Bacterial large signal recognition particle RNA from a soil metagenome, 267 nucleotides, folded computationally. The coordinates come from a structure-prediction model, not an experiment, and the mean pLDDT is 79. The RNAcentral record of the sequence draws on MGnify.
RNA sequence: CCGUGCUAGGCGGGGAGCUAGCGGUGCCCUGUACCCGAAAUCCGCUUCAGCGGGGCACAAUUCCCGCCCGAGGGGCAGGUCCGAAAGGGUCGGGUCCGUGCAAUGCGACGUUGAUGGUGAGGUCCCAUUCGGUGGGCGACCGCGAACCAGGUCAGGUCCGGAAGGAAGCAGCCUUAAGCGGAUCCGCCUACGCGCAGUGGGGUUACCUCGCCGGAGUUGGCGGCACGGGUACCGCUUUCGCGGCGUGCUUCGACGGUGGGUGCACGG
Repeated sequence: CCGUGCUAGGCGGGGAGCUAGCGGUGCCCUGUACCCGAAAUCCGCUUCAGCGGGGCACAAUUCCCGCCCGAGGGGCAGGUCCGAAAGGGUCGGGUCCGUGCAAUGCGACGUUGAUGGUGAGGUCCCAUUCGGUGGGCGACCGCGAACCAGGUCAGGUCCGGAAGGAAGCAGCCUUAAGCGGAUCCGCCUACGCGCAGUGGGGUUACCUCGCCGGAGUUGGCGGCACGGGUACCGCUUUCGCGGCGUGCUUCGACGGUGGGUGCACGG
C1' cells in the first nucleotide's frame, strides 16, 4: 500500500420558547435526512446523552476537531420613517355661527322714477255706533183653577102671598201664577267676534297714495377684518403598541477549507 471481517462513532443540524438545568414532542429556519411507540395544565434525563423496541452502512464525499462564509432566530440602542390607537387645542387650513367694513366683484330693485324731502291715510291707543254670536226679559202661540179667579150660570136651593129678588154647583167662555213652544219683532246684557262705520289721540318705525326732485339704492352670494364653536386635515404629545429599515452584540443551519481517526487476518 491492497483485500476481507469487525469496532468507536454515524444514519440530520440549528434558533426561540419551556425548564433549576439539559434533551425531546409542538413552533420557526436549513434542505432530504432508517423504521415503530408515548409525550404540553407534557415525556425523559441529572451528565455529554432524549426514553423504549427494531434495522442499515462504515474508518471516510459519509465519523471527529479548528477556521471561513452565512439562511435564520434572540438581546440592546436608536430613527426627520410607516401604520393604528388614545389624547391636546399654542399654530395653519376646512367647516358652522355672530358682528363689523366695503357699493370699481356677482346679483336684485330703480327714468313704468332710486335715496331723500313733504302732505294725507293705515297699522297702534281710547270712546262710541252698527252688525254678529250667546244669555235674559217682553211681545207671540199652546196648555193651564173641584172650592179658596172672573163672566154667564140649566137644574136644584134660599127670601117673598105674588111680582120679583139673592147666593151659586156642574157645563161653557175667559184669565192669573206657572209650564211648554217658536226665535219673525222690541228691550237689556256679555263677548279672545267684524277686510264695517264715526269722533278723538298718537305717528320713532313700517306700509299705501299724492306732490317736489332727478340717479341711485340694497349686504342675498362672494371678499376682507374681528370674535366664538367644532377636532375633519395638517400640527403636536405618548421611555406606550404594531411594522419597516439601521447600528452593536449573541447563537448559528447549509456550504467551503485545513487537519485527525482504532483492532484482527491474508498478500